[in-house]
This is a predicted structure of a 74-nucleotide RNA (transfer RNA) from Salinibacter sp. 10B. The RNAcentral record of the sequence draws on ENA. Rfam family: tRNA. By type it is a transfer RNA. Model confidence (mean pLDDT): 81 of 100. The organism belongs to Salinibacter, within Bacteria.
RNA sequence: GGCCCCAUAGCUCAGCCUGGCAGAGCAACGGACUUUUAAUCCGUGAGUCGAUGGUUCGAAUCCAUCUGGGGUCA
Numbered sequence: 001g002g003c004c005c006c007a008u009a010g011c012u013c014a015g016c017c018u019g020g021c022a023g024a025g026c027a028a029c030g031g032a033c034u035u036u037u038a039a040u041c042c043g044u045g046a047g048u049c050g051a052u053g054g055u056u057c058g059a060a061u062c063c064a065u066c067u068g069g070g071g072u073c074a
Base pairs, nucleotide, nucleotide: 001073002072003071004070005069006068007067010026011025012024013023020057028044029043030042031041032040050066051065052064053063054062
């Protein structure tokens, strides 16, 4: 240098192919229960979906470029 994959909540990831309200588990916080803790149950918050631009009525999703990480070929 060429090619491929990955980037979404504090963590692990789904959703992307097929555009239409941003989700799950764990963790955190509040409450119930308990002598207390744990467990269990109920509830709550947390995201410019890596960045910029484009297409579109509408973009996490499609297109282009870039950034970071990984793999592979030379």